[in-house]
Context: one part of a larger RNA
């Protein structure tokens, strides 16, 4: 550790519940809004965050009507309080109703900021109430719009994805989507219509008609109409001709406009003339009557119980109502207990009907001479568009351009166009229902849903929360009848938790609450496990524990050993595969809906019929019945059509031939399949609309800012020198440069780090630019086939070769993937053909189901009969071919004067012999297959036909035949066959395919196959005969090759006349054979008939050796031995050859067999075969089958929910959890324990969100890794003390370290309470934590002078007039824009110093001291000659960049002096520290800068000017004027060192600490110094550097009486806390990043480098 029981915990399935959703169906309203809407901000309560009501009259005010006792909302407590003088509380009127929001007085960054009239109050600031946009009409009094809201509706405008298996006409679709309006409905609408020789009569809407005529790349699709049955029903009114009135004009002849009469039609009408006549009806408005209706209000009928129980309504006994037994509640299941229900009652206001009355509209007939009937209009060219109609023969309607009638004897239609019949009367206008919708209100219902469902949303949800924004967008439900919600004790720091205790039926119902599954977490107990390797099971099985009864014992738990045994699920020829998907568990998670459109099919009706549709009616609680025959579908078909018709077409015409005539159908439901819809479920990349983004990032546009030091030394210029003169050289001056070094800033080149980072781009090193095409801060402008782009396809909000969001949409996907319960019977294919077709599809093959038909029509042998040209062979043909003969012809040679002519181991034809090849050769020719047989035997319903549903179109391997290729390949193509796939078993060590063999279930039964039989491992260490010695066997061919290995065989030579080996002896001579050679003597070469001689026998010599000789051998002979001994060929079984990565292997062990080899006998051995029991399918039996993927078809089982029926249940339902020695093949069903506490169940039918292990599937728990990795800059901590349950981190002290052009100090922007004080520590804090930027309370921002506003005006925004575009009768939309308004980053009026106070503010409060602006009384001058005066004039305001030289404060350092203060027991020097200080404002007016002045004239500055311009005189270089630091006087009684005081606090003491409150000193020296100041100054250079307000000055219309100076009065809102290089802003974060502006000491240093340190601040939260 495993397993298995029991107990917990975690966690929220799963039962039950419903408080919300879905759906429909009926009713009502069908709008709201300038009398200020919809929506919202901000308030409003005793105390009030939130919802919710309301509105400063603020959870409310006033009347009416109800109503009738308690209230003060959600919200339970407290407090205070209202109420029979009727509250709260319903209904309906009314009154108030802040601000924003069309927003309308101006603005404006919605919820704010600033006006102005009139009125009335006030002394004055003011206060209060009215009003004050704009467009349109307009009688000038008034009126009216806008703006918001679900869907319909109507006009304009208008995609794309997608379908056509691609695409472009075409579809999608006039769809989405934008735009503009309206209305409760909109639109349409009373024939210039339809039809067709017969009619009908406006218009919408519904059912046929019909997918029908038509129309189309005649493709994919698209699609009427007439007419027929319904719903509803309604017609009416101007223009004109004529009459006339009023006005205007008039060439007096009349005309023009405007009102009234009149009048409106197609068998024409009317005017006109003529004759009757005044009605019916309609519309309005007003009174009455009845009806309906609000809040309400009446409304029957039950008790008891020694029952159970916590509770009655359950049981039980004995009752009642009922026009009410619908439904909910009430402590469990209630007709009679509660609310209600069935049925009545009753009204306000609004509504409906119905009278009568006013008031307006409102007629027939006859004649026909003139008169009138809608004109840029029909109609007609051209270009579109709409209809079914796509330009077609294309009528019909609209109509952008041109053109352009006729006038009732006219005109238009009737599908080109004429004719003739026939309908109709256009170029004006209105019109109800029927129909279409659901944002809202009511009332109903559901074979709807029950918290992962149902709406996103049951709950404070469009919330939290993400985004710049447009937009997107969750999770969350349950204590109990009742809070009775745990008094009070106990551990404990404790309001943590816990135990007790006590509520209550129940607390394992304690607010982390019903029930409480599973994953994963523990704990106990029982067995097991430390020599033992693996899908963790299964079949056998000891032990040990535990329990009982159906007494045989038997179940149960664990499992020593043993045997076999590589998981699922996809996708594939094939997966244990190391392909592919799951980390587990729970829940959800995929073939479904609609439409008879087509088609099989099962079932019911009724049938030569058969059904109805829309409507309509009637009864109903749910639902149903009739009605309606319009139609449709069938009873007749031939034909292209006319036609014709049980026939018909064909044809001149059939005796032909083709299709018919026999033959039931039809409507409904259920299932199969298929169209069309998203059509099984998820999944793109894309397209296209219509809106959101330049806070990022790129260009630009206005306006600010900002760049330490140090170098170099252009051009000018000045002096010399030079030159005729000029050039030109030196020296100075001077200070230029996309110049140089180098901080800040900006960038981002090396390297490292870093990669689940500190950082979704960063840190260290190290480097480029750093006065310029430099950086930068603020506002702005450019927008998606577009913008920007010193250009890399950069960038454009962490996204770019076409952003983002939302929508078309559930776009397509021939592609992947994934698809849920059981059992039965059957069972394939990877194949031809065709394809822009190859991994898709479509017939056909092969499967399957139902019917039918026919009787052998199927299958094997065997037997008969056939056809072929394959294998083989074979060379007669065709065509390769060897060698030889003969020999034509060629070539060479030879000869000849030539002709002839020889020769020839050259080439070679025929032809002759021998020899041989052939898929496209055959004189030949099998096997085996195929064909056919009324033959024979055996199998045995296999055949065929039609219809219904498929699945297959990637195969693979083995053998045999072949092509290909290299007679490679697990290669590729074919044939033919057998597996496998889809197929278990046995065997091959293991191993889809090979060998055996074809698994319906069960056996501790037999025989066997193929292989086996020493052990592992079931059977023989079995019987004979042979071989091998290599461990060959045994790497399942390794070869060629090589070898006295070994064995059989055959051939053949030597041998007892002695082989063969071995010892012993010999092996000589001519001769060193010649020749060669330095030398060759047997032995370098090279010649030779290689000879002759002694010999038992001996080469001019078989090796070895020598320089050459020698030597040492052999061949060949003798002896000794004694029987075999070579040689070669052909088997067998062996050697070697022979090299791969684990000792690595024959499957091991091992083996001399247990190894090869012949031969024989037993045995083992499978899911085969048989036995013996049992199921199922066929089939009348007998019987026979009965593996299985893709697929067909048949039978069940379970889930929810309805109908009917019939039960259970607090004596205890569903649910979870165990247990069965119950049932069924199975899905799955019963029985029972515990638990749970209220609803469930059988049957028979019905209906679906109906079954999940897998979709890198959703969600939500909980697991691994893992007590692992990390705790965010390596600048650093240590005592001590102190609080406190605890202290590394929190106060306090005290060394120590770090920063220090900052890590310090102030601002803008952003943030928004984070400041401050007190409590508090659950979570936040990467650890603790008394602490805090965390939680609770409560407290804090004070302004004429800082900043905004009330002033200005840039870019830029709006935007009036115009102006372009388009279109129109006015006017609308887009673009652009003078004026004006808005709009700072810029212009413009004012303030310092110090506080003792203060927890948190200060240029703001206080003291002091000042300055601005405006009013004002007084005093001084002045008073008709000035002064104000404007949207006018004129100045000014007012502007660049570099440089240089001065001047010169503060800060800041020195150094003398002075005043104080420490200095360890004491006293002295001696040292060290602090402090010696001072603002704004006033006066003074210096350095310096700038500048001439005066007088006169004057037509120009849109009028005027004394003013500016411009002229003419006079002055003349320095007096004045202007501006203008610093010094210097007051400000200056303040206040700081310091003392004197001693509260408190610590501490045993000494001491330390030192509040409140009091006191009080010392320089108007000196030197260094500077990016303030002077200065918007000077110098120089090109690139030539905002505006307007204010300001002075003039002085028009006008006005008026002023200027100085001094008391006094008044000066309005908003903003101010804190953070601000950051733990409070941007980066998810308490984040090594980023973030503009200003102050920034001191030694060294050129310096803002850099080191150290000051102030200050820190020590970076383990």
């Nucleotide at each position: 550790g495993g397993c298995a029981c029991a107990c917990g915990g975690u966690g929220g399935a799963u039962g039950c519940c419903u408080a919300g959703g879905c759906a429909u169906g009926c009713a009502g309203a069908g709008g709201c809004g300038a009398u200020g809407a919809a929506g919202g901000a901000c308030g409003u309560g005793u105390a009030a965050a939130g919802c919710u009501g309301c509105g400063a009259u603020a959870a409310g005010c006033c009347g009416c009507g109800g109503g009738g006792a308690g209230c003060u909302g959600c919200a339970c407590a407290a407090g205070a309080g209202c109420u029979g003088u009727g509250a709260u509380c319903c209904g309906g009127g009314g009154a108030u109703u802040u601000c924003c929001g069309a927003a309308u007085g101006g603005g404006g960054c919605a919820a704010c900021c600033c006006a102005c009239c009139a009125u009335g109050c006030g002394c004055a600031a003011g206060c209060a109430u009215g009003g004050u946009a704009u467009c349109c009409u307009u009688u000038c009094g008034a009126g009216g719009a806008a703006g918001c809201a679900u869907a319909c509706c109507u006009c304009c405008u208008g995609a794309a994805c997608u379908g056509a298996a691609a695409c472009a006409u075409c579809u999608a679709a006039g769809u989405a989507g934008g735009g503009a309006g309206a209305g409760g409905a909109a639109g349409a609408g009373a024939a210039a219509a339809c039809a067709a020789u017969a009619g009908u009569g406006a218009u919408u809407c519904c059912g046929c008609a019909a997918g029908u005529a038509g129309u189309g790349g005649c493709g994919a699709g698209c699609g009427a109409a007439c007419g027929c049955g319904g719903a509803a029903c309604a017609g009416c009114c101007c223009a004109a001709a004529c009459c006339g009135g009023c006005u205007c004009c008039u060439a007096c002849g009349g005309g023009g406009g405007u009102c009234g009469g009149g009048g409106u039609a197609g068998u024409a009408g009317g005017a006109c003339c003529u004759g009757c006549g005044u009605a019916a009806u309609u519309g309005u408005a007003u009174u009455a009557a009845u009806c309906a209706u609000a809040a309400a209000u009446c409304g029957a009928a039950g008790c008891u119980g020694u029952c159970u129980g916590g509770a009655a309504a359950g049981c039980a006994g004995c009752g009642c109502c009922a026009c009410a037994g619908a439904a909910g509640g009430u402590g469990a299941a209630a007709g009679c207990c509660c609310u209600g229900u069935a049925g009545g009652u009753g009204u306000a206001c609004c509504g409906a009907u119905u009278a009568a009355u006013g008031c307006a509209a409102g007629g027939c007939g006859g004649g026909u001479a003139u008169c009138c009937u809608g004109a840029g209009u029909a109609g007609c060219g051209c270009g579109a568009g709409g209809c079914c109609g796509g330009u077609g023969a294309a009528a019909c309607c609209u109509u952008g351009c041109g053109u352009g009638a006729a006038u009732c004897u006219g005109c238009c239609g009737g599908c080109a166009c004429c004719a003739u019949c026939c309908g109709g009367u256009a170029a004006g206008g209105c019109u109800a229902a029927a129909u279409a919708c659901a944002u809202c209100u009511g009332c109903a219902u559901g074979a709807c849903c029950g918290a992962u469902a149902g709406u996103g949303a049951a709950c404070c949800a469009g919330u939290a929360c993400c985004g710049u924004g447009a937009g997107g967008g969750a999770a969350a439900g349950g204590u109990g009848a009742a809070a009775a919600g745990a008094a009070c004790g106990c551990c404990g720091a404790g309001a943590c938790g816990g135990c007790g205790a006590g509520u209550g039926a129940a607390a394992u119902a304690g607010u982390a609450c019903c029930u409480g599954a599973a994953a994963c977490c523990g704990u106990g107990u029982g067995c097991u496990u430390a020599c033992a390797a693996g899908c963790g099971g299964u079949c056998g099985g000891a032990g040990c524990u535990g329990c009982a009864u159906u007494u045989a014992u038997g179940c149960a738990g664990u499992g020593a050993c043993g045997g076999c045994g590589u998981g699922c699920c996809u996708u594939u020829u094939g997966u244990a595969u190391a392909a592919u998907g799951a980390g587990c568990c729970u829940a959800c998670g995929a073939g479904u809906u609609g439409c008879u459109c087509c088609u099989g099919u099962u079932g019911u009706g009724c049938g030569a019929g058969g059904u109805u549709a829309a409507g309509c009616c009637c009864c109903u609680u749910a639902g149903g019945g009739g009605u309606g025959g319009a139609g449709c579908c069938g009873c007749a078909g031939c034909g292209a059509a006319a036609g014709c018709g049980a026939g018909u077409c064909u044809g001149a015409a059939a005796c032909g031939g083709g299709c018919g005539c026999g033959c039931a159908g039809u409507a409904c439901a259920g299932c199969g399949g298929g169209g069309c819809a998203g059509a099984c479920g998820c999944g793109a990349a894309a397209c296209c609309a219509a809106g959101u983004g330049a806070u990022c990032u790129a260009u630009c546009c206005a306006u600010g800012g900002c760049c330490a030091g140090g170098g170099u030394g252009a051009a000018g210029u000045g002096g010399c020198g030079g030159u005729a003169a000029a050039a030109c050289g030196c020296c100075a001056u001077g200070g230029a440069g996309g110049c140089c070094c180098g901080a800040a800033c900006c960038g981002g080149u090396u390297g490292a780090c870093g990669u689940u980072g500190a950082a979704a781009a960063g840190u260290c090193u190290u480097c480029g630019g750093a006065u310029g095409a430099g950086c930068u801060g603020u506002g702005g402008a450019u927008a998606g086939g577009g913008g920007u782009g010193a250009a890399a396809g950069g960038c454009c909000a962490a996204u770019c070769a076409a952003a983002c969001u939302u929508g078309g949409a559930g776009a397509u996907a021939g592609c992947u993937c994934g698809u849920a319960c059981u059992c039965c019977c059957c069972g394939a294919a990877a194949u031809a053909u065709a394809u822009u077709u190859a991994g898709g599809u479509a017939u056909a093959g092969c499967g399957u189901c139902u019917g039918g038909u026919u009787u052998u029509g199927u299958c094997u042998g065997u037997c008969c009969g056939g056809a072929g040209g394959u294998a083989g062979a074979g060379c007669a043909c065709u065509g390769a071919u060897u060698a030889g003969g003969c020999u034509a012809g060629g070539g060479g040679g030879c000869u000849u004067c030539a002709c002839c002519g020889c020769c020839u181991a050259c080439c070679a034809a025929c032809c002759c012999u021998a020899g041989a090849c052939a898929a496209a050769c055959u004189c030949c020719g099998a096997a085996u297959g195929c064909c056919g047989g009324c033959a024979c035997a055996g199998a045995g319903c296999c055949a065929c036909c039609a219809g219904g549903c498929a699945g297959u179109c990637a195969g693979u391997c083995g053998c045999a035949g072949g092509g290909u290729g290299a007679u490679a390949a697990c290669g590729u193509c074919c044939u033919g066959u057998g597996g496998c796939g889809a197929g278990a078993g046995g065997g091959g060590a293991a191993c889809a395919a090979c060998c055996c063999a074809g698994a319906c279930c069960a056996c501790c039964a037999g025989c066997u196959a193929a292989g086996g039989c020493c052990c592992c491992u079931a059977a023989a260490u079995c019987c004979g005969g042979g071989c091998u010695a290599a461990g060959u066997u045994g790497a399942u061919c390794a070869a060629a090759g090589a070898a006295a290995g070994u064995u059989g065989a055959g051939u053949u030579g030597c041998u007892c006349a002695g082989a063969c080996a071995a010892c012993u002896a010999g092996g000589a001579g001519g001769u060193u054979g010649g020749c060669u050679u330095a030398g060759a003597a047997g032995c370098a070469g090279c010649c030779a008939u290689u000879c002759c001689u002694u010999u038992a026998a001996a080469g001019a010599g078989u090796g070895c050796g020598u320089a050459a000789u020698a030597g040492c051998u052999c061949a060949c002979u003798a002896g000794u031995c004694a029987a075999g001994c070579g040689a070669c060929u052909c088997g067998g079984c062996g050697u070697c050859g022979a090299u791969a990565a684990u000792a690595a292997u024959c499957g091991g062990g091992c083996a001399u067999a247990a190894g090869c080899u012949c031969g024989g006998u037993g045995c083992c051995g499978a899911a085969g075969c048989u036995g013996u029991g049992g199921g199922a399918a066929u089939g009348a039996a007998a019987a026979u089958u009965c593996g299985g993927u893709a697929g067909g078809g048949g039978a069940g089982c379970a889930u929810u929910c309805c109908a009917g029926u019939u039960g259970c249940g607090c004596u205890g339902a569903a649910g979870g959890u165990g247990u069965u020695a119950c049932c069924g093949u199975g899905a799955g069903g019963g029985a029972u324990g515990c638990u749970g506490g209220a609803g469930c169940g059988g049957c028979u039918g019905g209906a679906a969100g109906c079954g999940a292990a897998a979709c890198u599937g959703u969600a939500g728990g909980c697991a691994u890794g893992a007590g692992u990795a990390a705790c965010g800059a390596u600048a650093a901590u240590a005592a001590g003390g102190g609080u406190g349950a605890a202290a590394a981190a929190c106060c306090c002290u005290u060394c120590c370290a770090c920063c220090g052009u900052a890590a310090a100090c102030c601002c803008a922007a952003g943030g928004g309470u984070u400041c401050c004080u007190g409590a508090u520590c659950a979570a936040c804090g990467c650890u603790a934590a008394u602490c805090g930027g965390a939680u609770c309370a409560g407290g804090g921002u004070u302004a004429g002078u800082c900043g905004a506003g009330a002033c200005c005006u840039a870019a830029g925004g709006u935007g009036u007039a115009c102006c372009u575009g388009g279109u129109g009768a006015g006017g609308c939309c887009a673009g652009g824009g003078a004026a004006g308004c808005u709009g700072a980053u810029g212009g413009c009026a004012a303030a310092g110093c110090g506080g003792u106070u203060a927890a948190a503010u200060a240029u703001u409060c206080c003291g002091c001291u000042a300055c601005c602006c405006g009013g004002g009384u007084g005093a001084a001058c002045g008073u008709u000659a000035g002064g104000c005066u404007a949207a006018g004039g004129c100045g000014u305001g007012a502007c660049g960049c570099a440089g240089a030289a001065g001047u010169g404060a503060c800060a800041c350092u020195c150094c003398c002096g002075c005043g104080c203060c420490c200095c360890g027991a004491c006293g002295a020097a001696u040292g060290g520290g602090c402090g010696u200080u001072a603002a704004a404002g006033g006066g003074c007016g210096u350095a310096g800068g700038c500048u001439u002045g005066g007088a006169g004239g004057u037509a120009g500055g849109c009028a005027a000017a004394u003013c500016c311009g411009c002229c003419u005189c006079c002055u003349g270089u320095a007096c004045g004027g202007c501006u203008g630091a610093a010094c210097c006087c007051c400000g200056a009684c303040a206040g700081u060192a310091c003392c004197c005081g001693g509260a408190u606090u610590c501490u045993c003491g000494c001491g330390a600490u030192g509040a409140a409150g009091g006191g009080a000193u010392a320089g108007u020296g000196g030197a260094g110094g500077u990016a303030a100041u002077c200065a918007u100054g000077c110098u120089g250079c090109c690139a030539a550097g905002a505006a307007a307000a204010g300001c002075g000055u003039c002085g028009u219309a006008g006005u008026u009486u002023g200027u100085u100076c001094a008391a006094c009065c008044g000066g309005c809102u908003c903003g101010u806390a804190c953070c601000c290089c950051a733990a409070a802003c941007c980066g998810a974060c308490a984040c090594a990043g980023g973030u503009g502006g200003g102050u920034g000491a001191g030694g060294a240093g050129a310096g803002u480098a850099u080191c150290c340190u000051a102030a200050g601040g820190u020590g970076c939260u383990c």